Description: A computed fold for a 100-nucleotide RNA from Saccharofermentans sp., annotated as Bacterial small signal recognition particle RNA. A source record names the gene ffs. Model confidence (mean pLDDT): 75 of 100. It matches the Rfam family "Bacterial small signal recognition particle RNA". It is annotated as a non-coding RNA gene. Rfam's curators write: The signal recognition particle (SRP) is a universally conserved ribonucleoprotein involved in the co-translational targeting of proteins to membranes. RNAcentral holds the sequence, with entries from ENA. The organism belongs to Saccharofermentans, within Bacteria.
This record gives sequence, structure tokens and C1' cells, in this order.
RNA sequence: GGUCGGGUCUUGUGCAAGGCGAUCCCGUGAACCCUGUCAGGUCCGGAAGGAAGCAGCAGUAAGCGGAUCUUCGUUUGUGCCGCAAGGGUGCCUGUCCGAC
Repeated sequence: GGUCGGGUCUUGUGCAAGGCGAUCCCGUGAACCCUGUCAGGUCCGGAAGGAAGCAGCAGUAAGCGGAUCUUCGUUUGUGCCGCAAGGGUGCCUGUCCGAC
């Protein structure tokens, strides 16, 4: 110096990580137009019993708050981790060959 190859570069894609939203969990949560149980009292009945049902209590719906594990969706050059295609100007690197 040359040949071949790889990396760096671009695009697509996958995976991981992070962000956001939801799910899950916990708490709270309808005096009446949620549920259950319904003290007291009320009503029906001669009685036995029955009926409706306020307060209270329990459980929840919608909603709100919290904590981050699970799951789902979405997003980002966070990675330069994998795969494929492209690029062959430049840089780095390896094999081989030639010259000095």
C1' cells in the first nucleotide's frame, strides 16, 4: 500500500429499564331515592302470630385518597443488548498478500 471481514453510522424490529394511565391491595365512602339485620315504636289480629320499617350496626355502588408488588395499555436515543436490511465517504481494528 492492497484484499477480505468486523465495529462505528441509518432504518425497522425484539428485549430490558424508566415515565404516564388503568388493574390489584388498603382506607374512606349514599339521612332518604343500595343490600342485609332491624332495638324502640307503628299497623293488622280476640289471641297465636304476621306486616311494613325509623335509628343503629355490617357490607357495598359511584367517587376520593394512599402504597407500591402483580397484570394490561401507551410512550421515551435510558441501553448502544440481540436480529434483519441499508450505507462503503471518514475513523478504529483483525486475517492474508506485496514493497521498503